This is a predicted structure of a 106-nucleotide RNA (SAM riboswitch aptamer (S box leader)) from Orenia marismortui.
The coordinates come from a structure-prediction model, not an experiment, and the mean pLDDT is 84.
The model forms 97% of the base pairs in the Rfam consensus.
The RNAcentral record of the sequence draws on Rfam.

[in-house]
């Protein structure tokens, strides 16, 4: 880097350093000197792992490897269906796509 599987509406700081960006991409819409990114500390969760338990990944626990800590993956991006309105669009639902994370494979 590619592929497969699972998950993505819960949760998590009035901390220190740092100083201008950040929310993947595009379009929106937002966050940000009342302090962005990043680093440290702190925290959340429990994919892998470990322990106990069960007929059973059944139930519970720990936190070693990751991950995460504005807004649903912030919303939409493609398609279908329904409704609204006169063309084109808007709204809602569902499913894809794209993305993120974990585990496995090449």
């Nucleotide at each position: 880097u590619u592929c497969u599987u699972a998950u993505c509406a819960u949760g998590a700081g009035u901390g220190g350093c740092g100083g201008a960006g950040g929310g993947a991409c595009u379009g929106g819409c937002c966050c940000u000197g009342u302090g962005a990114a990043g680093c440290c500390c702190g925290g959340c969760a429990a994919c892998c792992u470990c322990c106990u338990u069960u007929u059973a990944u059944u139930a519970g626990g720990a936190a070693g490897g990751u991950g995460c800590c504005a807004a649903a993956u912030c919303c939409a991006g493609c398609a279908a269906u329904a409704c609204u309105a006169u063309a084109u669009a808007g709204u809602a639902u569902u499913g894809a796509a794209a993305g993120a994370u974990a585990a496995g494979a090449a």